A computed fold for a 76-nucleotide RNA from a Candidatus Omnitrophota bacterium, annotated as transfer RNA. It matches the Rfam family "tRNA". Rfam classes the family as a transfer RNA. NCBI's taxonomy places the organism under Bacteria, Pseudomonadati, Candidatus Omnitrophota. The sequence is in RNAcentral, with records from ENA.
RNA sequence: GGGCGGUUAGCUCAGCUGGAAGAGCGCGUGACUUACAUUCACGAGGUCACAGGUUCGAGCCCUGUACUGCCCACCA
Repeated sequence: GGGCGGUUAGCUCAGCUGGAAGAGCGCGUGACUUACAUUCACGAGGUCACAGGUUCGAGCCCUGUACUGCCCACCA
């Protein structure tokens, strides 16, 4: 330099050929217990990497950028 992927909650990841965001774990509160753990209920937590574009409408489509994984090539 070229090709293919990844970036969504604190972590690991879903999200159906565009209708507007979820799960598990973790965290907080309550119930339970003498207490802790387990279990159950409820809750908080998101500029969907960034910037543009298309659209009535974008996590999803298009372009560019950043970071990252794999493969190839080049230099040494």